[in-house]
Molecule: Lysine riboswitch aptamer
Organism: mouse gut metagenome
RNA sequence: AUAAGAGGUGCGGUUAUUAUCAGUAUCUUAAAAUAGGGUCUUUAGAACCUUUUGACCUUUAAGAAAAAGGAAUUGCCGCCGAAAAAAAACCGUAUCUAAAGCCGGUUUUUUUGGGGAUAGAGUCAAUAGCUCUGUCACUGUCAUCAAAUAUAACUGAUGGUGUGCUUAU
Numbered sequence: 001a002u003a004a005g006a007g008g009u010g011c012g013g014u015u016a017u018u019a020u021c022a023g024u025a026u027c028u029u030a031a032a033a034u035a036g037g038g039u040c041u042u043u044a045g046a047a048c049c050u051u052u053u054g055a056c057c058u059u060u061a062a063g064a065a066a067a068a069g070g071a072a073u074u075g076c077c078g079c080c081g082a083a084a085a086a087a088a089a090c091c092g093u094a095u096c097u098a099a100a101g102c103c104g105g106u107u108u109u110u111u112u113g114g115g116g117a118u119a120g121a122g123u124c125a126a127u128a129g130c131u132c133u134g135u136c137a138c139u140g141u142c143a144u145c146a147a148a149u150a151u152a153a154c155u156g157a158u159g160g161u162g163u164g165c166u167u168a169u
Base pairs, nucleotide, nucleotide: 001169002168003167004166005165008080010079011078012077013076014075016073017072018071026064027063028062029061030060031059032058036050037049038048039047041100042099043098044097045096046095083112084111085110086109087108088107089106090105091104092103113139114138116136117135118134119133120132121131122130123129140161141160142159143158144157145156146155
């Protein structure tokens, strides 16, 4: 350098079902009030449509009534920097223009061995879940020491952690 492997409540993706989202958004009817309202994130403009005496927006009542994201279970697929997060740059982003923002994608840099519990913060409809930071023990692996011992395995302690470790060429 190449190839193959190991860690285990292991990582990621996806199908189906279920609950939640929610009796919420939205639609219809009736009433009230009003001169504006709409083009589906915000601001400032442009353009277009609609109404001008009862519409739009808003409020109340009745009826009808979702979805996405996230979650659980199940099957399948790809894997062991699996993957995750942060920052920066660029691109896309709703009739149009400019700026910003949500969201998504690519590249670069940095950090994290792994899962768990827990406290705080953020996100989310959510006390679920996810992310980050701290703490705690557990675990994988390597090194050192001790004990054991023919040798090894096993055990204990300490320290490090993936560009690492083991095997083969």